[in-house]
RNA sequence: UCCCGAGAAAGGCAAAACCCAAGUAAUUGGGCGACGCAAAGUUACGGGUCCCUAGCGGAUCGCCGAACUGCCGAA
Numbered sequence: 001u002c003c004c005g006a007g008a009a010a011g012g013c014a015a016a017a018c019c020c021a022a023g024u025a026a027u028u029g030g031g032c033g034a035c036g037c038a039a040a041g042u043u044a045c046g047g048g049u050c051c052c053u054a055g056c057g058g059a060u061c062g063c064c065g066a067a068c069u070g071c072c073g074a075a
Stems, first nucleotide, its partner, number of pairs: 004073002012037002018031005035062001041068003045065003048060004052055001
């Protein structure tokens, strides 16, 4: 360094519900809250799914794959 992921250490993120706001909608943002997550960090690149005003449109990365980046260091 790479692979890998502990009865390790320091931490991190934040499901559903509820409240407010935005959006035609899918959904998103903030607050609260933790179901969980070793990438639950980023990217709509491929697939899937979802929405609509049906398009060279939009959403979803915590659906799968891939790419890039990242903390720690037992077996």

The RNA shown here (c-di-GMP-I riboswitch aptamer) has 75 nucleotides and comes from Pseudomonas benzenivorans. It matches the Rfam family "c-di-GMP-I riboswitch aptamer". Rfam describes the family as follows. GEMM was predicted in a large-scale screen for bacterial structured RNA regulatory elements.